This is a predicted structure of a 75-nucleotide RNA (transfer RNA) from a Dehalococcoidia bacterium. It matches the Rfam family "tRNA". The family's RNA type in Rfam is transfer RNA. The coordinates come from a structure-prediction model, not an experiment, and the mean pLDDT is 81. It was read from a public genome assembly. Lineage of the source: Bacteria > Bacillati > Chloroflexota > Dehalococcoidia.
RNA sequence: GCCGGUGUAGCUCAGUGGUAGAGCAGCGGUUUCGUAAACCGCAGGCCGUGGGUUCGAAUCCCUCCGCCGGCUCCA
Numbered sequence: 001g002c003c004g005g006u007g008u009a010g011c012u013c014a015g016u017g018g019u020a021g022a023g024c025a026g027c028g029g030u031u032u033c034g035u036a037a038a039c040c041g042c043a044g045g046c047c048g049u050g051g052g053u054u055c056g057a058a059u060c061c062c063u064c065c066g067c068c069g070g071c072u073c074c075a
Base pairs, nucleotide, nucleotide: 001071002070003069004068005067006066007065010024011023012022013021018055026042027041028040029039030038048064050062051061052060
């Protein structure tokens, strides 16, 4: 340099046009002799950046950035 994958909540991930969810973690409560266990509830996200298409974009298209892998070149 080229090719492919990937980027969504603190972490791991789902959601592939109709307006964003789960588990764990966190916070509060219940239970318990007690608890990191169990149960109930709460909170938490400009969906990597900037544009475009569309009535509507996490989702489709373009640009750039980060991460992972492969190829090529040099030594």